[in-house]
Context: one part of a larger RNA
RNA sequence: UUGGGCCUAAAGCAUCCGUAGCCGGUUCUGCAAGUCCCCCGUUAAAUCCAGCUGCUCAACAGAUGGGCCGCGGAGGAUACUACAGAGCUAGGAGGCAGGAGAGGCAAGCGGUACUCAGUGCUAGGGGUAAAAUCCGUUGAUCCAUUGAAGACCACCAGUGGCGAAGGCGGCUUGCCAGAAUGCGCUCGACGGUGAGGGAUGAAAGCUGGGGGAGCAAACCGGAUUAGAUACCCGGGUAGUCCCAGCCGUAAACGAUGCAGACUCGGUGAUGGGUUGGCUUCGCGCUAACCCAGUGCCGCAGGGAAGCCGUUAAGUCUGCCGCCUGGGUAGUACGGUCGCAAGACUGAAACUU
Numbered sequence: 001u002u003g004g005g006c007c008u009a010a011a012g013c014a015u016c017c018g019u020a021g022c023c024g025g026u027u028c029u030g031c032a033a034g035u036c037c038c039c040c041g042u043u044a045a046a047u048c049c050a051g052c053u054g055c056u057c058a059a060c061a062g063a064u065g066g067g068c069c070g071c072g073g074a075g076g077a078u079a080c081u082a083c084a085g086a087g088c089u090a091g092g093a094g095g096c097a098g099g100a101g102a103g104g105c106a107a108g109c110g111g112u113a114c115u116c117a118g119u120g121c122u123a124g125g126g127g128u129a130a131a132a133u134c135c136g137u138u139g140a141u142c143c144a145u146u147g148a149a150g151a152c153c154a155c156c157a158g159u160g161g162c163g164a165a166g167g168c169g170g171c172u173u174g175c176c177a178g179a180a181u182g183c184g185c186u187c188g189a190c191g192g193u194g195a196g197g198g199a200u201g202a203a204a205g206c207u208g209g210g211g212g213a214g215c216a217a218a219c220c221g222g223a224u225u226a227g228a229u230a231c232c233c234g235g236g237u238a239g240u241c242c243c244a245g246c247c248g249u250a251a252a253c254g255a256u257g258c259a260g261a262c263u264c265g266g267u268g269a270u271g272g273g274u275u276g277g278c279u280u281c282g283c284g285c286u287a288a289c290c291c292a293g294u295g296c297c298g299c300a301g302g303g304a305a306g307c308c309g310u311u312a313a314g315u316c317u318g319c320c321g322c323c324u325g326g327g328u329a330g331u332a333c334g335g336u337c338g339c340a341a342g343a344c345u346g347a348a349a350c351u352u
Stems, first nucleotide, its partner, number of pairs: 003324004007306002012320001014200004021193003025088006033081002035077003039073004048066003052062003091190001092187003095183003103176007110153002115148006124135002161168002205246006214240002219235004257319006265297004270292009301308002325352003334345004
């Protein structure tokens, strides 16, 4: 609960696609369902309203008139909405052109480092605040060289770029996708949102198979300490990696849903374009302007303030989701999903 809200107080679904529904640009014609006007009928009585009348007054009652909520029928109006028809191009979609990008998938190639193994040299090495556990004459550490294997991708690197979000970074090739700019060639409202639904979704975890260098939950030692189930040190298994399948959650954050319109500016860097100047004619340098996304600062305005401020948290519109004191509790029960872990949905008693 016809209210007010959702950056930080409770509250924006993790993200996108999309069904129903709701909402919807511009012109003309038709129709007249919604809408508006008039008339007729009906809307029992009581109740309600107005003045009048009756109880000495009032409450109460009576008669008269009116009203309320509608409903049915006849006639008329046509601005708006709906519907039907015909158009338009500002929204949207398609096409074409030259560019940008860690966008996705697959394959191939490369690089340093770590570790291990072989060969050459001899006595300590390692580690810490200090030590010890630990490694080492069965030849360690260090250095050089050869080989193997797995993982990763320094510098470039940038409040730089791309992606719906999660996320994406060595190089090359192939395939696929999206956005921006420019042209204004084509279609002609085809659009917005989106209950259900579907797809995608970090890390950890799970199932089967492979792989395993480094790191490292658990675990075992050494220290520290009153203790030390820790912080520090030496080891070390799952896991981290790959393939196939599941899980479906995060401070999944801009703690800010999506779309559109409007409202002073200043200053960076990114992509595309127009015009001018310079030019070593290079995909170059530079100035002004336009569009798009991305930062910072700020006017009005907003806000409890912090702050936000054309990338709004300003001024409006459409649609969806969500909140309604704290605890109990994201618990119990039931249901759906999952191999499981658990996820989603989600109370109450009681208490304050």
Predicted 3D model of a 352-nucleotide part of an RNA (small-subunit ribosomal RNA, central domain) from a metagenome. The coordinates come from a structure-prediction model, not an experiment, and the mean pLDDT is 87.